The RNA shown here (transfer RNA) has 73 nucleotides and comes from Candidatus Woesebacteria bacterium RIFCSPHIGHO2_01_FULL_38_10. Taxonomically the source falls in Candidatus Woeseibacteriota (Bacteria, Bacteria candidate phyla). Rfam family: tRNA. Rfam classes the family as a transfer RNA. Gene Ontology term of the family: triplet codon-amino acid adaptor activity. Rfam's curators write: Transfer RNA (tRNA) molecules are approximately 80 nucleotides in length.
[in-house]
RNA sequence: GCCCCCGUAGCUCAAUGGAUAGAGCGCAUCGGUUCUAACGAUAGGGUUGAGCGUUCGAGUCGCUCCGGGGGCA
Numbered sequence: 001g002c003c004c005c006c007g008u009a010g011c012u013c014a015a016u017g018g019a020u021a022g023a024g025c026g027c028a029u030c031g032g033u034u035c036u037a038a039c040g041a042u043a044g045g046g047u048u049g050a051g052c053g054u055u056c057g058a059g060u061c062g063c064u065c066c067g068g069g070g071g072c073a
Stems, first nucleotide, its partner, number of pairs: 001072007010025004018056001028042004049065005
């Protein structure tokens, strides 16, 4: 330099172009316990990497850029 894949919650991952973007774990609070833990309950947490476009409608499709991984040279 060229090609391919990936980027969504703190972490690991879902979501057929269509309803308010969800789950598990973790964190917080409460219960629980002599204290802690297990366990139970509740709550919070998101500019879907950035921007532009297509569309009635974009996490999903297209383009540019950024970041990560891999292959070739």